[in-house]
Context: one part of a larger RNA
RNA sequence: GAUUGAACGCUGGCGGCAUGCUUAACACAUGCAAGUCGAACGGCAGCGCGGGGCAACCUGGUGGCGAGUGGCGGACGGGUGAGGAAUGCAUCGGAAUCUACCCUCUUGUGGGGGAUAACUCAGGGAAACUUGAGCUAAUACCGCAUGAUAUCGAGAGAUCAAAGCCGGGGACCGAAAGGCCUGGCGCGAGGGGAUGAGCUGAUGUCGGAUUAGCUAGUUGGUAGGGUAAAGGCCUACCAAGGCGACGAUCCGUAGCUGGUCUGAGAGGAUGAUCAGCCACACUGGAACUGAGACACGGUCCAGACUCCUACGGGAGGCAGCAGUGGGGAAUAUUGGACAAUGGGGGCAACCCUGAUCCAGCAAUGCCGCGUGUGUGAAGAAGGCCUGCGGGUUGUAAAGCACUUUUGUUCGGGGAGAAAUCGUAUGGGUUAAUACCCUGUACGGAUGACGGUACCGAAAGAAUAAGCACCGGCUAACUUCGUGCCAGCAGCCGCGGUAAUACGAAGGGUGCAAGCGUUAAUC
Numbered sequence: 001g002a003u004u005g006a007a008c009g010c011u012g013g014c015g016g017c018a019u020g021c022u023u024a025a026c027a028c029a030u031g032c033a034a035g036u037c038g039a040a041c042g043g044c045a046g047c048g049c050g051g052g053g054c055a056a057c058c059u060g061g062u063g064g065c066g067a068g069u070g071g072c073g074g075a076c077g078g079g080u081g082a083g084g085a086a087u088g089c090a091u092c093g094g095a096a097u098c099u100a101c102c103c104u105c106u107u108g109u110g111g112g113g114g115a116u117a118a119c120u121c122a123g124g125g126a127a128a129c130u131u132g133a134g135c136u137a138a139u140a141c142c143g144c145a146u147g148a149u150a151u152c153g154a155g156a157g158a159u160c161a162a163a164g165c166c167g168g169g170g171a172c173c174g175a176a177a178g179g180c181c182u183g184g185c186g187c188g189a190g191g192g193g194a195u196g197a198g199c200u201g202a203u204g205u206c207g208g209a210u211u212a213g214c215u216a217g218u219u220g221g222u223a224g225g226g227u228a229a230a231g232g233c234c235u236a237c238c239a240a241g242g243c244g245a246c247g248a249u250c251c252g253u254a255g256c257u258g259g260u261c262u263g264a265g266a267g268g269a270u271g272a273u274c275a276g277c278c279a280c281a282c283u284g285g286a287a288c289u290g291a292g293a294c295a296c297g298g299u300c301c302a303g304a305c306u307c308c309u310a311c312g313g314g315a316g317g318c319a320g321c322a323g324u325g326g327g328g329a330a331u332a333u334u335g336g337a338c339a340a341u342g343g344g345g346g347c348a349a350c351c352c353u354g355a356u357c358c359a360g361c362a363a364u365g366c367c368g369c370g371u372g373u374g375u376g377a378a379g380a381a382g383g384c385c386u387g388c389g390g391g392u393u394g395u396a397a398a399g400c401a402c403u404u405u406u407g408u409u410c411g412g413g414g415a416g417a418a419a420u421c422g423u424a425u426g427g428g429u430u431a432a433u434a435c436c437c438u439g440u441a442c443g444g445a446u447g448a449c450g451g452u453a454c455c456g457a458a459a460g461a462a463u464a465a466g467c468a469c470c471g472g473c474u475a476a477c478u479u480c481g482u483g484c485c486a487g488c489a490g491c492c493g494c495g496g497u498a499a500u501a502c503g504a505a506g507g508g509u510g511c512a513a514g515c516g517u518u519a520a521u522c
Base pairs, nucleotide, nucleotide: 001522002521003520004519006518007517008516009515010514013369014368015367016366017365018364019362020361021327026325027324028323030322031321032320035072036071037070040069041068043065044064047063048062049061050059051058052057079280080279081278088205089204090203091202092201093200094199097197098196102193103192104191105190106189107188108187109186110144112142113141119134120133121132122131123130124129150159151158152157164185165184166183167182168181169180172179173178206252207251208250213243214242215241218240219239220238221237222236223235224234225233255277256276257275258274259270260269261268262267282303283302284301285300286299305316306315307314308313333359335358336357337356341355342353343352344351345350372402373401374400375399382393383392384391385390407463409458412455413454420445421444422442423441424440425439426438427437428436466511467510468509469508470507471492472491473490477506478505479504480503481502487494488493
């Protein structure tokens, strides 16, 4: 000199854009943060509508829908950096793998069965919850059929599937339901793709030798098991190997990277925000489900802690967003909205979304703007200095002018961010003008921020300057007070009676809504 997620002192007008627990991975009150689908299902608790009834009330008929069965999603998104020095990360490779939803291609979607929740009844329990009996449905579950370019097998051959739901309709059949036709969404078995993930090789990746030897599933082989998959990954047997001064082992420290800061560079330091990867979710362990987890807001066991209890037994996990206590020099609101972007579910309408978008707080940082402009010598008054003549503060002020009014204040106008949805009309599909998909036109509806940005009107210089320093380094000097005292100080050093170095004043210098100090890096 540059820099910072900074803090402290003094001071403080506005706006834009960023950033904001670096400490206790300490403990957490309260609210919210993952649901959705009635176009899978039986139903109907509650709320509307309709029907019946004099009324009480009855009635899934209807809009819809609590709880339940079932499906998909809760493995993403969000947080944190404890652990980990290599099962990590970075770069370049590899082969022995899986991949829900999505795209594409081939093909199938036939015919049956038995249960069970909800519900009803009867119990147990303070509660959490739970037991028995009975009834019922499905895209829940299980056989049968069919069976390849799938799996197994040298071959012959053997083995394995599925589920329906919604909309529309001319002829034909049917008493009706419907059959039938057709559009859409699904379901099964395969091939390919895309995406994501698992595994593996090489090289690089902090300090310590006051850590020199380490290793028995250890190193390799054979056989078997296991996995989606190679492999001592595991087991049995056999051999005796494997690593190490090119630093093994041990100890300490640490998330890694793109980057960031500094520097002419080489390098050094660092890893907040943003992005990629990894690890973790009260502590330790385990598996279940699933395409995917050994799962932050799932399950089980153990432990510590907190809470409830009728003492028998139960409940919980903010390193999600806010917020509280504590720790600390120190770090924000128990805000608004799903309007946009994205995610989950759904045919859709839509629902959910503390992701996200916004607002609030903080000079924490960067950037921009303002605090007036012009004129004005009687060089006013006052202050300070003085050699008493004057000098200086100083065009500074006052005064005058402003056809100056940004920002502030006040009252008006006022966006963009909206893409979509709906109606009409062409095209595809179709027997069809229906349904569905899609192009075009039209009018109606959708904005948290917010009456915000922006625009113009009014008023009036009005509402807006401080901080540090002045001995040398280092830009800027005098007086008074003090008298090795009080004090200053980054280094050299000042102060013991004329201190440009302490304290104050006047003056000056430097930065400026900041200025200094401390800490830290180069």
The prediction has a mean pLDDT of 82. This is a predicted structure of a 522-nucleotide part of an RNA (small-subunit ribosomal RNA, 5' domain) from an uncultured bacterium.